Record summary
This is a predicted structure of a 166-nucleotide RNA (glmS glucosamine-6-phosphate activated ribozyme aptamer) from Peribacillus kribbensis DSM 17871. Its Rfam family is "glmS glucosamine-6-phosphate activated ribozyme aptamer". About the family: This entry contains a glucosamine-6-phosphate activated ribozyme that is found in the mRNA for GlmS. GlmS is an enzyme that uses fructose-6-phosphate and glutamine to generate glucosamine-6-phosphate. The ribozyme catalyses self cleavage of the glmS mRNA that is thought to regulate GlmS activity.
RNA sequence: CAGCAAUUAAAAGCGCCAGGACUAAGCAGGACGAUAAGGCUUAGUUGACGAGGUGGAGGAUUAUCGAGAAUUCGGCGGGUACCUCCCGGUUGCCUGUGCACAACCGAAAUUUUUCUUUUAAACCAAAAGGGUAACCUUUUGAACAAAGGGGGAAAAGCUGCACAGC
Numbered sequence: 001c002a003g004c005a006a007u008u009a010a011a012a013g014c015g016c017c018a019g020g021a022c023u024a025a026g027c028a029g030g031a032c033g034a035u036a037a038g039g040c041u042u043a044g045u046u047g048a049c050g051a052g053g054u055g056g057a058g059g060a061u062u063a064u065c066g067a068g069a070a071u072u073c074g075g076c077g078g079g080u081a082c083c084u085c086c087c088g089g090u091u092g093c094c095u096g097u098g099c100a101c102a103a104c105c106g107a108a109a110u111u112u113u114u115c116u117u118u119u120a121a122a123c124c125a126a127a128a129g130g131g132u133a134a135c136c137u138u139u140u141g142a143a144c145a146a147a148g149g150g151g152g153a154a155a156a157g158c159u160g161c162a163c164a165g166c
Base pairs, nucleotide, nucleotide: 014077015076016075017074019073020046021045022044023043024042025041026040027039049066050065051064055086056085057084058083059082087106088105089104090103091102092101094165095164096163097162098161099160100159110156111155112154113153114152115151116150117149118148124141125140126139127138128137129136130135
C1' cells in the first nucleotide's frame, strides 16, 4: 500500500465498494448579516424486500415475478433463466418390442381457457439495545402481491415401418 501468502467460515435480489448520497471532525479562503451556504482532507454510514428457479459440458450477460420506494442510484464479480451439444426419459388415438421422425421433460413431459390451492417479506407503526451522528441489530402488531408450480373441468391437436399379442 485498493499490497502479498496461508488457513477457517460463508451464496445466489447473492457478495463487494474505489463514483455518488449522507454523517462527524479538522482546515483554508472569503465576508462583516455569517454561528449561513459552499469547498478541501480524513474517517465512518448506506448501497435489493421477499416468491420462484440447477440432468451434464460448453457458451454468454441488461437472467423470471411482483412489493416498496424514488439511491432497490452507479460500478465490479458471480449466478439455477437463455443458446448449442450430449445423456436419460414422456407423448404421438388397444398393448409391447425395435428403428426413425416431431413436440416436450429433467420428477416432469402438446396448446389454450377457466376454477381452486400453494405461510410473502420488507415498507409502516410501537418498543428495546448500540453509536456523537449518519445509521445498525432485535422484538411485537396489522396487513397487502404477481409469476411459476400442484389439483379439477372444457375445447382443440396428435407420425410411420416391421414383428408379436389381444
Notes
The model forms 89% of the base pairs in the Rfam consensus.